[in-house]
RNA sequence: ACACGUGCUCCGGGGUCGGUGCAAUUCCGAGCCGGCGGUGACAGUCCGCGACCCGCUCGUCCUUCGGGGCGGUGCGGUUGACCUGGUGGAACUCCAGGACCGACGGUGAAAGUCCGGAUGGGAGAAGUACGUGG
Numbered sequence: 001a002c003a004c005g006u007g008c009u010c011c012g013g014g015g016u017c018g019g020u021g022c023a024a025u026u027c028c029g030a031g032c033c034g035g036c037g038g039u040g041a042c043a044g045u046c047c048g049c050g051a052c053c054c055g056c057u058c059g060u061c062c063u064u065c066g067g068g069g070c071g072g073u074g075c076g077g078u079u080g081a082c083c084u085g086g087u088g089g090a091a092c093u094c095c096a097g098g099a100c101c102g103a104c105g106g107u108g109a110a111a112g113u114c115c116g117g118a119u120g121g122g123a124g125a126a127g128u129a130c131g132u133g134g
Base pairs, nucleotide, nucleotide: 002133003132004131005130006129007128008127009126010124016030017029018028019027032112033102034101035049036048037047038046044100045099053077054076055075056074057072058071059070060069061068062067082098083097084096085095086094104116105115106114
């Protein structure tokens, strides 16, 4: 140097202009944004992972004994959306064109973008320290 383990640190972008309206950054028109790993070649749409949500489970509190609130761990489940042409040895990843998608709760009116859970969680990456291996 390399591999593995542990600790610490790090780790998500985007509401602008106009319209309607008593009221909308939520509706309408145009515009804006795109986590992580993988891949014959660079990916929001391929394959997989994470967040969110649901169930089981555990703790605790309440209960009219039916069940319910809050919190935790692990396991399981759910989880959106792309085509055409071109280049090439190779691209659903590049180039051209045209599309499409985006958790939950809140709100004077419906949210990818506002506010909140979240000073949370986390795929994972990099740096650093320590340890182990040969």

Model confidence (mean pLDDT): 78 of 100.
Predicted 3D model of a 134-nucleotide RNA (FMN riboswitch aptamer (RFN element)).